Transfer RNA from a Clostridiales bacterium, 76 nucleotides, folded computationally. Rfam family: tRNA. The family's RNA type in Rfam is transfer RNA. About the family: Transfer RNA (tRNA) molecules are approximately 80 nucleotides in length. The sequence is in RNAcentral, with records from ENA.
């Protein structure tokens, strides 16, 4: 210094040929029970790294930029 990948809930990840952001664990409330666990039912949590642009409309597509890995290349 160059290329790639990946960055979404508290965690673990899925959506990614542009159309309302989602699963499982975790939390909260209630039901159950003598009380716990397990179970049943509901509900809260993210404007998808940041920033810009494109478009009616961007987690998705373009740029830039920051993290985190990987690889390669140059100088001493």
């Nucleotide at each position: 210094g160059c290329u790639g990948a990946c960055g979404u809930a508290g965690c673990u990840c899925a959506g990614c040929a542009g159309g309302c952001a989602g699963a499982g664990c975790a939390c909260c409330u209630c039901c159950u029970u003598g009380g716990u666990a397990a179970g049943g039912a509901g509900g809260a949590g993210g404007u998808c790294g940041u920033g810009c642009g494109u478009u009616c409309g961007a987690a998705u597509c373009g740029c830039a930029u920051c993290g985190u890995c990987a690889g390669c290349u140059c100088c001493a």